[in-house]
RNA sequence: AGAGUUUGAUUCUGGCUCAGAACGAACGUUGGCAGCGUGGUUUAGGCAUGCAAGUCGAACGGGAAGCCGGUGAUCAAUCCUUCGGGAGAGUGAAUCGGUGGAGAGUGGCGAAAGGGUGAGUAACGCGUGGGUAAUCUACCCACAAGUUGGGGAUAACGGCUGGAAACGGCCGCUAAUACCGAAUGUGGUCCCCUGGCGCAUGUCAGGGUGAUCAAAGAUGGGGAUCCUUCGGGACCUGUCGCUUGUGGAGGAGCCCGCUCCGAUUAGCUUGUUGGUAGGGUAAAAGCCUACCAAGGCGACGAUCGGUAGCUGGUCUGAGAGGAUGGUCAGCCACACUGGGACUGAGACACUGCCCAGACUCCUACGGGAGGCUGCAGUCGAGAAUCAUUCGCAAUGCGCGAAAGCGUGACGAUGCGACGCUGCGUGGAGGAUGAAGGCCUUCGGGUUGUAAACUCCUGUCAUGAGGGAGCAGUACUUGCCCGCCGAAUAAGCGGGUGGGGGCGAUAGUACCUCAAGAGGAAGUCACGGCUAACUCUGUGCCAGCAGCCGCGGUAAUACAGAGGUGGCGAACGUUGUUCGGAUUUACUGGGCGUAAAGGGUGCGUAGGUGGGGUCGUAUGUCGGGUGUGAAAUCCCGCGGCUUAACCGCGGAACUGCAUUCGAAACUGCGACUCUUGGGUCCACCAGGGGAGAGCGGAAUUCUUGGUGUAGCGGUGAAAUGCGUUGAUAUCAAGAAGAACACCGGUGGCGAAGGCGGCUCUCUGGGAUGCGACUGACACUGAGGCACGAAAGCUAGGGGAGCGAACAGGAUUAGAUACCCUGGUAGUCCUAGCCGUAAACGGUGUGCACUUGGUGUGGGAGGAUUUGACCCCUUCCGUGCCGGAGCUAACGCGUUAAGUGCACCGCCUGGGGAGUACGGCCGCAAGGUUAAAACUCAAAGAAAUUGACGGGGGCCCGCACAAGCGGAGGAGCAUGUGGCUUAAUUCGAUGCAACGCGAAGAACCUUACCAGGGCUUGACAUGCAGCUGCACGUCCGCUGAAAGGCGGAAAGCUUUCGAAGGUGCUGCACAGGUGCUGCAUGGCUGUCGUCAGUUCGUGCCGUGAGGUGUUGGGUUAAGUCCCGCAACGAACGCAACCCUUGUGUCCAGUUGCCAGCGGAUAACGCCGGGGACUCUGGACAGACUGCCUGUACAAGCAGGAGGAAGGUGGGGAUGACGUCAAGUCAGUAUGGCCCUUACGCCCUGGGCUGCACACGUGCUACAAUGGUCGGUACAGAGGGACGCAAUGCCGCGAGGUGGAGCAAAUCCCCAAAACCGGCCCCAGUUCGGAUUGGAGUCUGCAACUCGACUCCAUGAAGUCGGAUUCGCUAGUAAAGGCGUAUCAGCUACGACGCCUUGAAUACGUUCCCGGGCCUUGUACACACCGCCCGUCACAUCAUGAAAGCCGUCUGCACCCAAAGUCGCUGAUCCAACCCGCAAGGGAGGUAGGUGCCGAAGGUGUGGGUGGUGAUUGGGAUGAAGUC
Repeated sequence: AGAGUUUGAUUCUGGCUCAGAACGAACGUUGGCAGCGUGGUUUAGGCAUGCAAGUCGAACGGGAAGCCGGUGAUCAAUCCUUCGGGAGAGUGAAUCGGUGGAGAGUGGCGAAAGGGUGAGUAACGCGUGGGUAAUCUACCCACAAGUUGGGGAUAACGGCUGGAAACGGCCGCUAAUACCGAAUGUGGUCCCCUGGCGCAUGUCAGGGUGAUCAAAGAUGGGGAUCCUUCGGGACCUGUCGCUUGUGGAGGAGCCCGCUCCGAUUAGCUUGUUGGUAGGGUAAAAGCCUACCAAGGCGACGAUCGGUAGCUGGUCUGAGAGGAUGGUCAGCCACACUGGGACUGAGACACUGCCCAGACUCCUACGGGAGGCUGCAGUCGAGAAUCAUUCGCAAUGCGCGAAAGCGUGACGAUGCGACGCUGCGUGGAGGAUGAAGGCCUUCGGGUUGUAAACUCCUGUCAUGAGGGAGCAGUACUUGCCCGCCGAAUAAGCGGGUGGGGGCGAUAGUACCUCAAGAGGAAGUCACGGCUAACUCUGUGCCAGCAGCCGCGGUAAUACAGAGGUGGCGAACGUUGUUCGGAUUUACUGGGCGUAAAGGGUGCGUAGGUGGGGUCGUAUGUCGGGUGUGAAAUCCCGCGGCUUAACCGCGGAACUGCAUUCGAAACUGCGACUCUUGGGUCCACCAGGGGAGAGCGGAAUUCUUGGUGUAGCGGUGAAAUGCGUUGAUAUCAAGAAGAACACCGGUGGCGAAGGCGGCUCUCUGGGAUGCGACUGACACUGAGGCACGAAAGCUAGGGGAGCGAACAGGAUUAGAUACCCUGGUAGUCCUAGCCGUAAACGGUGUGCACUUGGUGUGGGAGGAUUUGACCCCUUCCGUGCCGGAGCUAACGCGUUAAGUGCACCGCCUGGGGAGUACGGCCGCAAGGUUAAAACUCAAAGAAAUUGACGGGGGCCCGCACAAGCGGAGGAGCAUGUGGCUUAAUUCGAUGCAACGCGAAGAACCUUACCAGGGCUUGACAUGCAGCUGCACGUCCGCUGAAAGGCGGAAAGCUUUCGAAGGUGCUGCACAGGUGCUGCAUGGCUGUCGUCAGUUCGUGCCGUGAGGUGUUGGGUUAAGUCCCGCAACGAACGCAACCCUUGUGUCCAGUUGCCAGCGGAUAACGCCGGGGACUCUGGACAGACUGCCUGUACAAGCAGGAGGAAGGUGGGGAUGACGUCAAGUCAGUAUGGCCCUUACGCCCUGGGCUGCACACGUGCUACAAUGGUCGGUACAGAGGGACGCAAUGCCGCGAGGUGGAGCAAAUCCCCAAAACCGGCCCCAGUUCGGAUUGGAGUCUGCAACUCGACUCCAUGAAGUCGGAUUCGCUAGUAAAGGCGUAUCAGCUACGACGCCUUGAAUACGUUCCCGGGCCUUGUACACACCGCCCGUCACAUCAUGAAAGCCGUCUGCACCCAAAGUCGCUGAUCCAACCCGCAAGGGAGGUAGGUGCCGAAGGUGUGGGUGGUGAUUGGGAUGAAGUC
């Protein structure tokens, strides 16, 4: 940093997708160790169990267990005994004192922290910066002052008692740092006075004889004095407390500027906004109440709806941004749901209270209890998230004087690869490159130094031993200093020594030793993007896929394997975020045609705004200050072996606030100016608008006249009109609408739009000269107005035209185009509608930036008698074009160039300008305007082709003009079809079909049936064996092949079983089996058409273009000219063959003119080379010459010539197209068969026949048939051959064999011509078919040969639609030859000669082709592409009578707890009066009023689900029209 994907290719636009990073993740496969982190994201769902907030005896009463001491019932070892008993250690109930201090209670402090969660909240909730002169603050610190003197209760406890329990009730005793008065008043508060200050209320300081407001003790030490219950106290002193006040620190409250999406939410609000008075709070305030006023908020988005805890930060990014808010930290909110207050410094309180509700549990049914969103744990839901662990050792917090206690905060350990980081799974050597695997062109390659093997090392893990730091305080004890003090007590603080308890982690980290390579590697990918390739299997199947896309028999894309690449204790996948995406564009985009300029104007808000001076300082710029918590990020240093991690320091935190300064720009204030704008004057053009009037032409109608058979209409017709008189024509009249010519990319208007003439009213504009005003301007969200046609309402009008409709045509149909009619409408008046390809597809305004040429309007100049032309200038309207811009096309002073200002609009295609909702409308409908779902494109411009029932030019037997055929008949032949055991296979529009096949009776032969063979019919190699063979002959069997048996002779030899042969076995042979869509080669076709390309240069961003186009010309891209092209290649042409003329040479087998000879005759002979001919060489033709024309090329004509403009014919086939044909000609990859899909044989089939088609032959006759006679070729062939003369046969043929390996011999002509007959008929035409008899070939003519003779004598009398060939020695007609071949189906194919025409005006049309051009949505290229209905399936969605949820507004009802108010006859110790009784003050139970959650009723609104039926939409295989 980019890449893939729209196309045949290209550029652009534009979406989709990928590569990166990240995560509280999850899933799949795999899994060695350690460190540091991290872990219920879903159901703020429900919870069993344990723990998570206590502490203080130095505030208080009381005091259990235990211990010590005394008394000591009881029991009793033992001893004594008079046997009655006694003593009695010990045990020890009970009791007393001491000690002890549990549990509970009063009281204090704490419980408002810490911990959890993110439901709610769009808010002063958070963040940030301020304000508080509107405030509070327990504990802590500092300072000042005080701490006097009294009183009455009450828990605990005891007794009685209710209840299942929870929990109470009554009576009685008692303490305090609990409670209550009183004193004092440094001080505070209120009031008054004075002064300072401030932003108003105020606030600060000082003063006052005023009023009012406090307290509690506990504990340690002390020695004079006093008291004493002899314990102690007073007193002194210390510490801790308590009270008043001031200040601080930290904390808290309140106020203010800035903070998501939706306008398909546009209006909201009645305590609402303000005031006065009162209440209330720590405190400002409608915070609350009463009264008064009618305000307040909102397009700078109120209200409503949706979503959401906010932030430091985190992730990403170059940044700006975007997304996010888990762990850690700050703030907020919440604690089962809703409401409420109490206590308190602080709460409306997570583990407090009250009430209501839901849920769970207990119950004796009367009542009660509970709240894990604390730590663990459990169930549920879920893709998914841990231990019911250890410890208070550390850090911190609460209480305490302290020891200490408590602490699921916290510190630790455990579990999970969840993340980050580190380490290891070994290192070195080691080639026979082992084996195995895989691939292979079979040679080898690769895995791969990898392994084995040798030598080492010892991290981690394992075992053994040693073994930390975190621990310092506390407490205690010396010494020194200081404070308090009378004190050398005590206490406190500091310093310095000694002693010294406490470790959860943990016998862990770490260290040492031991042993042994031993225990430790996977996962994903390998078509492109993207790094990494082969084999096998599969066969549009199974499957893959992030996008493009793979898979239909050779898959680097599926699956497996080998190999390779990546990462590595992980690797992939999925999900999500940012990035790439400049694809919302602030940085940093666009709108003529890709998505996108509003139909047009006026104008409100807003935005922006000309020149000068002065001031100001909101923006702006600079400096300072405060703040921007810590952590994080970055830099440096340091600590864990390193790193992750952590510590310290710095920087940064781009922000906000404040202060000082600057004054250029902007804003604001003041003054001023004239250039922007406006007004006046003069003058001009104009289909600008509105109203009224007038006019002629045309059309139709009416009336009358003339007049007669048609008119009208069309491609052609018909419907229609017309003898009741049309059309035509003349005259008169009526009506409505529109205004020919002028008329013009001419005029006017904002746009829509405006066209006969005149008048009236009226808007705007240009120009010119001055004057006035003095920025008054530009744009313009909403808003208002105008706004073609069609349409709507009401009333008129209605000639023509004319949706709908009717009829006639056309057509396969024709709900169209054409014709005849014709209603709305078109016209007018009034009112709606509000849209158009309302387009220049280009918003408005201003400024700037080379030109040329038209045209409309004006002014000036010059000139003229006056003008025109001409020059200058302003405004409008066109064309061309420069720079520049643009993806290109194009735009180009009328910009799409360069800038500024403002508005509108766009963000992939479809769904859709649709649904729903709103607004507007009488309706039609308009406007605003989505989503689900679906696709990977949709698109713009340009390029090359192809195509067009587009255009231009040109060619071809392409048409036309001709001649002869095919299509009808019979036969032959090929094909399809049918049949069959088989009818082998291939060829299928032209370009398959007398084609492969230049020859199927067997063979061929590939097919079928049957019989056989298995190293094979054929090739090569190896091993073994046998004998010398193989072969020949014979016999048996058999249809043959084959099998079995026998016989004779018996190989070469260097003698080595060397060669050859046979048999057996192994490798292998063999296959006309498949794939021509795996191939080579060859061929067909377009097409013998004139085309197809390249190099360099040039043009274009590019695909590409140019060249090759253009003007001519040609058969031709043939040639010439021109030209940003210049050259070149493959094609064309020529070179080659043949034919046509001549010359030279040669002269046998050919020839015979002249000479000679001979014959019945014949070049027969001697001879000859003249001629013909043969076959070599050469000549000849080149538009060379002439004329005309043309720039040239060339064309036309002519001469000469055998031949004239490529002389005729042939060979020769460019780049390419058709996946054209051929695996069956051969070759060949892959696949398949291997006692058979190979090979041999016999027989059959390829010849089969209701039928259809192609190609031919023969005919239908007289230009003929038949009979007789008589001529004339060329090119070929001939020894396994051609065969003459002769003889036989009617004939096919037979016999016989001269001659000939050939210019020598043979095969060898027919039509024609001459003559006779036939006389137009199914014939003397025609010959099929059939019967009979033969001939020939062949092993063999049954299926299934050809030919001959006799007999038979079918169809057919010139052929429908349609169609084929041919332009001259051609068509047509006639015969002849050859290959294949034993013979033949040949009437085919390939050649040859003989006879020998007609016609071509011409290029409109059909077909094919070439070049140029044009359109294109085609590129598989028109046999293309593609639209809609219908039918079927699936999906999402709208409507819908309704139905069911949920949220919410309003009104009303009921009203818990509770605060507040009122009441308070109940109750009350402290204070007051009083001796007392009692009363008072003050409170309180209860009652009651307002408010009030939940609940209820009614009525609206929002939103979601569902719904018979219904609407369109999307997608789908080869359905239908």

The prediction has a mean pLDDT of 83.
A computed fold for a 1521-nucleotide RNA from a metagenome, annotated as small-subunit ribosomal RNA.
The sequence is in RNAcentral, with records from SILVA.
It matches the Rfam family "Bacterial small subunit ribosomal RNA". Its family is annotated with structural constituent of ribosome and ribosome in the Gene Ontology.